[in-house]
Context: one part of a larger RNA
Molecule: large-subunit ribosomal RNA, domain VI
Organism: Taxus chinensis
C1' cells in the first nucleotide's frame, strides 16, 4: 500500500516446512521344517543406540551478582581494619538465579489409501494356453493422507461474531511512563493510581521487611598461649538475579493518529 467504512478478538485451510530411524533380549518355540547340523514366518512383550523437541526437580558445568582464603606493591599518618592495581576476576576454593548437557521428561502410533519389483483370479485374441486385451485382487523403509508447526498478499486477498459512528472526534490504536520468563533495532507480552471493614476489582519495576539459598564463623572485646594462633560472645557476619509481603519511590502529566456513512 492492497484486501472497497474503520476496528477488536477468533476461525477455515489452498499451500509450505518438519518428522516419519534402528539394534538387541524374551515369548510363541528348540515348535514348523530338516537324516542331522541347524532353525524360522506370523504375532505378543522388554531394554537400549543415534536423532529431534522441551525443561532445570535431581547430577553437574558456567556463573567478571556474591562469600572466603592468599602473594606482591601502593594508599587511608602508624598498629589493627580496609581500599586500589597485578591482561581486561591478580591467583585460589566454593556458589543462588539465568543459560546449558553429561542431567530430566517426551516423540517417531495406522488391519488408512495408491503403487514398484513380484504374486494371483476370471478370461479371450489364438476351440488349447495365457495375471491382460475388457474386468478384478494382493504387494515396500516408497508416494498421498494421518502426526507437529506456519499459513487468506490464497491479489482467487475467504468465513462467522462483537464494537463504533456528526469532529481539537467514536470504537480502537500509537507515542509517552513502569517493565518482562520478549528482545540486535523494530516487533511481542504485561502494567499505568495502585481498591475496601463488609459480596466482584488481584503490586509494573526499584526500595524495604522476611524467607529459601550461597559462603563458612565478620569486626570488636574478653580468655588461653612467649608467640604464630586458638577459642567464647555467635551455624556468626556479608550476600541474597529467587519466593512472599509491603504503595516508601516512580507509573504523574499528557500528546497524537483514527469515520464526512463508506468507488462508479
Nucleotide at each position: 500500500c492492497g484486501u472497497u467504512a474503520g476496528a477488536g478478538a477468533a476461525u477455515u485451510g489452498a499451500g509450505a516446512g518438519g518428522a516419519c530411524u534402528u539394534u538387541u533380549c524374551u515369548u510363541u518355540a528348540g515348535u514348523a521344517c530338516g537324516a542331522g547340523a541347524g532353525g524360522a514366518c506370523c504375532g505378543g512383550u522388554a531394554a537400549g543406540g543415534a536423532c529431534g523437541c522441551a525443561c532445570c526437580u535431581c547430577u553437574g558445568g558456567u556463573g567478571u551478582a556474591c562469600c572466603a582464603g592468599u602473594u606482591a606493591u601502593c594508599g587511608u599518618g602508624c598498629c589493627a581494619a580496609c581500599g586500589g592495581u597485578a591482561a581486561a576476576c591478580g591467583c585460589u576454593g566454593g556458589g543462588u538465579a539465568g543459560c546449558c548437557a553429561a542431567g530430566u521428561g517426551c516423540g517417531g502410533a495406522g488391519u488408512g489409501g495408491c503403487u514398484a519389483a513380484u504374486u494371483g483370479c476370471u478370461g479371450a485374441a489364438c476351440g488349447c494356453c495365457u495375471a491382460u486385451a475388457a474386468g478384478u485382487a494382493a504387494g515396500a523403509a516408497g508416494c498421498c493422507c494421518a502426526c507437529c508447526u506456519c499459513a487468506a498478499g490464497a491479489u482467487g486477498a475467504g468465513u462467522g461474531c462483537u464494537c463504533u459512528c456528526c469532529a481539537a472526534u467514536a470504537a480502537g490504536g500509537u507515542c509517552a511512563a513502569g517493565g518482562c520468563g520478549a528482545g540486535a533495532c523494530g516487533a511481542g507480552c504485561c502494567u499505568u493510581u495502585u481498591a475496601u471493614a463488609a459480596a466482584a476489582c488481584g503490586a509494573u519495576a526499584g526500595g524495604u521487611a522476611u524467607c529459601a539459598a550461597g559462603u563458612g564463623g565478620a569486626a570488636g572485646u574478653g580468655c588461653a598461649g612467649u608467640g604464630a594462633u586458638g577459642u567464647a560472645c555467635g551455624c556468626a557476619g556479608c550476600u541474597g538475579a529467587g519466593g512472599c509481603a509491603u504503595c516508601c519511590u516512580a507509573a504523574c502529566a499528557g500528546a497524537c493518529c483514527g469515520a464526512a456513512a463508506g468507488a462508479u